This is a predicted structure of a 477-nucleotide part of an RNA (small-subunit ribosomal RNA, 3' major domain) from a sediment metagenome. Rfam family: Bacterial small subunit ribosomal RNA. The full RNA is in RNAcentral, with records from SILVA.

[in-house]
Context: one part of a larger RNA
């Protein structure tokens, strides 16, 4: 000087408390450990690994295993020899394919009289390729985490033999090393804040595909007129403790109030200081060194990554009446759409099929559910719950056996609210309801977004966890 303390003081954070909903019990989904296996490829391991890399494992992917092939190689550049009709295309045999092997068609490129050369292809040879082989304890880059925490430093001066201190401590204050005051310090930098995006109010501009009005039509829609409103998107205004009052050191600031769509950082996002964890990643990529070189490279078929006595994490669905089922009926936002989204109509109980209006989309299309109204069930392992299994189907795809999703009929398991323990959340939040998108042929309970309905509670900081500042002890560095 730090770090640490079941030392002290001050102060924060869904840290506790207050409250609401969960997890831990059940069934299933998914990841992991373990076990098994020819292989179940690899990585990630307290917080900060475990619905993580995977924003899509039937083949492919694929890195693993078994078997079958290739050896200048699946891919790049260059050289030598050799063949050719540049190329390209077709057929046959063996084979699971890869591959091996045989035949045919085309008779066409550029320079040159020719020989030959060039480009391209094949074969042979040589340099070399190739490696998801090792090392994240050799690295770059990127990332997680403490932590959006309020800190981390520098120049000059001053103090100290020195390490170092001071500044940065102190009195107040703040979300904040935020600001004020004081002070051997005076300034400055990286952080904080602001500048950026979005949302909430108003104005201006601009009106089509949007919105409003009139007319026609059962309606979809069409014709005409308009841009006040909604909305779209460009610009601007608006909030600054500006005003009043009280407290305070007359300061910073705090409490209350007015006006206002909005207050005291309005809500949300982007933004992550010096550094810590030899944290993570050599399997995104790059890269040093080591290793393989008829194989640790490469191609193919099949299998595996989907195994299953178990154990854990994260979720989904439930255990019902604030509910289940049936009928009727209403209202979004944000996105997507051309080997795409697909309307009306028809067929099918349904998944879906036929068909194709319209739309490169403010135009057409994919579009709600909870809700509301009416009926039924009456507390029951049930009209709860849907696992499991049988049969019959639909769709994608070369192909759904291993191993896809969905539909119908039948079957109806566990489960009656969950031990110790443990998680999230402070407002349009939790809870609950559906919708969209990426990936993607197909496949979502995951992920990333979107809107609908919409709470309860916070006395307080003693305690648990993490953190900040000052101080104290130390046999630790």
């Nucleotide at each position: 000087u730090g770090a640490c303390g079941g030392g002290g003081g001050c102060c924060c954070g869904c840290a506790c408390a207050a409250g609401c909903g969960g997890u831990g019990g059940a069934g299933g989904a998914u990841g992991u450990g373990g076990u098994u296996c020819a292989a179940u490829u690899c990585g990630a391991c307290g917080c900060a690994a475990c619905g993580c890399g995977a924003a899509g494992a039937a083949c492919c992917u694929u890195a693993c295993c078994u078997g079958g092939g290739c050896u200048u190689g699946a891919c790049a550049u260059c050289c030598c020899g050799u063949g050719g009709a540049a190329a390209u295309c077709c057929c046959g045999a063996g084979g699971a394919a890869a591959c091996u092997u045989g035949g045919g068609a085309c008779c066409u490129c550029c320079c040159g009289c020719a020989a030959g050369g060039g480009a391209c292809c094949g074969c042979g040879g040589g340099a070399c390729a190739g490696g998801u082989g090792g090392u994240g304890c050799a690295u770059g880059g990127c990332u997680g985490u403490c932590g959006u925490c309020a800190g981390c430093u520098c120049g000059u001066g001053c103090c100290g033999u020195g390490a170092g201190g001071u500044g940065u401590u102190g009195g107040g204050u703040u979300a904040a090393g935020u600001c004020c005051c004081g002070c051997a310090a005076c300034g400055a930098g990286c952080g904080c804040a602001a500048c950026c995006c979005u949302u909430g109010c108003c104005c201006u501009u601009u009106g089509u595909u949007g919105c409003c009005c009139c007319g026609a039509g059962c309606a979809a829609u069409c014709g005409g007129g308009g841009c006040u409103c909604u909305c779209g998107a460009a610009g601007g205004g608006g909030a600054c403790u500006g005003c009043c009052u009280c407290g305070g050191a007359u300061a910073a600031c705090g409490g209350g109030g007015a006006g206002g769509a909005a207050g005291g950082u309005g809500g949300g996002g982007a933004u992550g200081a010096c550094g810590u964890c030899a944290a993570g990643u050599c399997a995104g990529c790059a890269c040093g060194c080591c290793c393989c070189u008829u194989a640790c490279g490469u191609c193919c078929a099949g299998g595996g990554c989907u195994a299953c006595a178990c154990a854990c994490g994260u979720c989904c669905u439930a255990c019902a009446a604030u509910g289940g089922c049936c009928g009727g009926u209403a209202c979004a936002g944000a996105g997507g759409g051309a080997u795409g989204c697909a309307a009306g109509a028809c067929c099918g109980c349904g998944a879906g099929g036929u068909g194709g209006c319209g739309c490169c989309a403010a135009u057409c299309u994919c579009u709600a559910a909870a809700g509301c109204c009416g009926g039924u069930c009456u507390c029951a392992g049930u009209u709860c719950g849907g696992a499991u299994u049988g049969c019959a189907g639909u769709c994608u795809g070369c192909a759904a056996c291993u191993c896809g999703a969905c539909u119908g009929c039948a079957u109806g398991a566990a489960g009656u609210c969950g031990g110790a323990a443990u998680c999230g959340c402070u407002a349009g939040u939790a809870a609950u309801c559906g919708c969209g998108g990426a990936u993607c042929a197909g496949c979502a309970u995951g992920c990333c977004g979107c809107g609908g309905u919409g709470a309860a509670u916070a006395c307080g900081u003693u305690c648990c966890c993490g953190g900040g500042c000052c101080u104290u002890g130390u046999a630790c560095a």